RNA sequence: CCCGAUAAAGGCAAACCCAUCGAGAGGUGGGGACGCAAAGCCACGGGUCUGGAUCUAUUCCAGACAGCCGGGUUACCGAAG
Numbered sequence: 001c002c003c004g005a006u007a008a009a010g011g012c013a014a015a016c017c018c019a020u021c022g023a024g025a026g027g028u029g030g031g032g033a034c035g036c037a038a039a040g041c042c043a044c045g046g047g048u049c050u051g052g053a054u055c056u057a058u059u060c061c062a063g064a065c066a067g068c069c070g071g072g073u074u075a076c077c078g079a080a081g
Stems, first nucleotide, its partner, number of pairs: 002081001003078002011036002016031006034067001040073003044070003047065007
């Protein structure tokens, strides 16, 4: 370094509920845990979703999702191999 244990310490937090922001997808805070070894961060490629345009299509514009996949980047712990 790869890797990831019925290890230790610590971390995050789906659905749902409440508050709040947003036209919406969704965001944030609190509660709550289905899960997670990058479920930290970045919309770069693909994808999905929202709103709009109109040349109606393998189109364009503005957004959202990092817990859909890939990629980039940073990082705790240390059994076996």